[in-house]
RNA sequence: GGGCGAUUAGCUCAGUGGUAGAGCGACUCUUUGACGUAGAGUAGGCCGAAGGUUCGAUCCCUUCAUCGCCCA
Numbered sequence: 001g002g003g004c005g006a007u008u009a010g011c012u013c014a015g016u017g018g019u020a021g022a023g024c025g026a027c028u029c030u031u032u033g034a035c036g037u038a039g040a041g042u043a044g045g046c047c048g049a050a051g052g053u054u055c056g057a058u059c060c061c062u063u064c065a066u067c068g069c070c071c072a
Stems, first nucleotide, its partner, number of pairs: 001071007010024004018055001026042005048064005
């Protein structure tokens, strides 16, 4: 330099055009003498950045950034 892939909650990952979810973790309550387990609930995201298409974009297109793999 060229090609491919990834970027969504603290972590691991879903979500292929119509108001963004799960598991684990955190916090609160119940249960316990206490911890743990179990049950219930709460908080936590404007989806890496900027443009474009669309009535509408996490999703489609372009550029950039970061990370990984391959080729040279």

A computed fold for a 72-nucleotide RNA from a Patescibacteria group bacterium, annotated as transfer RNA. Rfam family: tRNA. Its family is annotated with triplet codon-amino acid adaptor activity in the Gene Ontology. The sequence was found in a public genome assembly. NCBI's taxonomy places the organism under Bacteria, Bacteria candidate phyla.